[in-house]
Molecule: RNase P RNA; transfer RNA
Organism: Brevundimonas sp.
RNA sequence: CCAGACGGCCGGGCGGUCGCCCUGCUUCGCCAAGGCUUCGCAGGGCCUGCCCUACGAAGCGGGACGCGAAGUAGGGAGGAAAGUCCGGGCUCCACGGUGAAGAGGCGGCGGAUAACUUCCGCCCGGGGCGACCCGAGGGACAGCGCCACAGAAAGCAAACCACCCGCGUCUCGACGCGGGUAAGGGUGAAAGGGUGGGGUAAGAGCCCACCGCGGUCUCGGCAACGCGACCGGCAUGGCAAGCCCCGCCUGGAGCAAGACCGAAUAGGGGCGUCGCGCGGGUUCGCCCGCAGGGUUCACCGCCCGAGACGCCCGGGUUGGUCGCGAGAGCCGCUCCGCAAGGGUCGGCCCAGAGGAAUGAUCGUCGCCGCCUUUCGGGGCGGAACAGAACCCGGCUUACAGGCCGUCUGGCAUU
RNA sequence: GCCGGAUUAGCACAGCGGUAGUGCAGCGGUUUUGUAAACCGAAGGUCGGGGGUUCGAUCCCCUCAUCCGGCACCA
Repeated sequence: CCAGACGGCCGGGCGGUCGCCCUGCUUCGCCAAGGCUUCGCAGGGCCUGCCCUACGAAGCGGGACGCGAAGUAGGGAGGAAAGUCCGGGCUCCACGGUGAAGAGGCGGCGGAUAACUUCCGCCCGGGGCGACCCGAGGGACAGCGCCACAGAAAGCAAACCACCCGCGUCUCGACGCGGGUAAGGGUGAAAGGGUGGGGUAAGAGCCCACCGCGGUCUCGGCAACGCGACCGGCAUGGCAAGCCCCGCCUGGAGCAAGACCGAAUAGGGGCGUCGCGCGGGUUCGCCCGCAGGGUUCACCGCCCGAGACGCCCGGGUUGGUCGCGAGAGCCGCUCCGCAAGGGUCGGCCCAGAGGAAUGAUCGUCGCCGCCUUUCGGGGCGGAACAGAACCCGGCUUACAGGCCGUCUGGCAUU
Repeated sequence: GCCGGAUUAGCACAGCGGUAGUGCAGCGGUUUUGUAAACCGAAGGUCGGGGGUUCGAUCCCCUCAUCCGGCACCA
């Protein structure tokens, strides 16, 4: 310098003018309760012209919660806010506990985490010269199923061509029959270990060496596994992202969940399920037991005693407040750990809308591209993916342009 | 924001891993005086896109795109 791999970050800055949303504070306006005065009226008291209480009207003052206005202080979208693919927090429903079944999910080993199918490290397999990348990673000897077409043959086997031996025929090219074989060829994704040698009539793990496969043992490792040694009938196709088996895990819905207030209408109509049961005691309130119901089933416990539950048609309101952001939060130093992460300490509060707020405009600087240049500069254009809606941890997808770090390979120079 | 479903010829749909069909429409022919009906024939397909498993994918798995439907309270 070129090519590549992995990781991190930015993705406009600054200033002015006008315009938005939220929070706090100050001031002003409106407003409820309680207070005061006057009048009216009802009742009562009594010292016969006064008092007390309640109600109504008018006025004065008052100012809760909240609403409106002005001013002021501060704040105001993302790395993916997206897809809604996973996991949770949170809310409601299901009666709870234990076990089984059903349905679903995960799958090498160890660790991290609130948890996960996520992340980190390692093992094994595959790809790459390498840095690195990929892996739905348990089981085909529990069982069932599939392997189309081609081919002789695709789960226990098989012989189309071919090879060898014997016999027969013969036009001396060759043909037929019997036996042996699975090394060679063909078909196919795959034909029952591979290479080399020996042996054989020709062959074959028939025998041998190495590789491979299965098993055992020492050692290393928490483990998955690995190095080495020994033994071996020299054989145990593939597909489980086919059903399934093994191991582990899991209630169901979801913020439009749900809670409160206000308002209005018709509790109006229909259907279905279960039950209102039995016995005993009684101070007649009630109590005890059985059956039944409350869950897919079983056991135990608890609850139920006359309404309860579910579905459909029809009707009303489409109002307000909360949920709604202080968190498994963020930033920084340091310690432990290979790492993911975790601990101590210190600092910070960083959106809460409700048809949905961040905009418009001006100037200047910066970035990218093109043109030009007297190399000082000048001109023109452009700037990606894209907007919170309960909140987090991930995954996936989209992204113009740019920066930084580490590592690998190649070339050249010293 | 959340939940559920769908994508196959011009249209409506089927297709349970072995190389994609039915009906209608359209084209051509037969028949008819001529149409319609009826009959015959041929054609028309990136199975929404990409990746993966497998010998092989419309189908199985992952991801992306487009379309459709649903959600609050009272009784």